[in-house]
c-di-GMP-I riboswitch aptamer, 94 nucleotides, folded computationally. The sequence was found by an Rfam model in a public genome assembly.
RNA sequence: AUAUGAAAAAGGUAAACCCUACGAAAGUCGGGGGCACAAAGCCACGGGCCUAAUGUUUUAUUCCAUAUAAAACGAUGGCAGCCGGGCCGCCGGG
Numbered sequence: 001a002u003a004u005g006a007a008a009a010a011g012g013u014a015a016a017c018c019c020u021a022c023g024a025a026a027g028u029c030g031g032g033g034g035c036a037c038a039a040a041g042c043c044a045c046g047g048g049c050c051u052a053a054u055g056u057u058u059u060a061u062u063c064c065a066u067a068u069a070a071a072a073c074g075a076u077g078g079c080a081g082c083c084g085g086g087c088c089g090c091c092g093g094g
Stems, first nucleotide, its partner, number of pairs: 002094001004092002012037002017032003021028002035081001041087003045084003048079003055073007
């Protein structure tokens, strides 16, 4: 430098669930917890998935000023522990 993860060690992360805070929600911060993870470290770039507040459209009610409710669409909001890609890194054996 490069590809790689057999057996280990030093350490690391932390699913579900519970509590708290933020948020419309998805989800996220912190505490507990521990299913798992060799990138389960970082980045929403491509695909995918989640949510649908603001907004748009339609319908209903109201009755002409719009208001309320429902449905559909919709990311500018998220997920890196869905896949790919980019960047960086510990230990071991080559």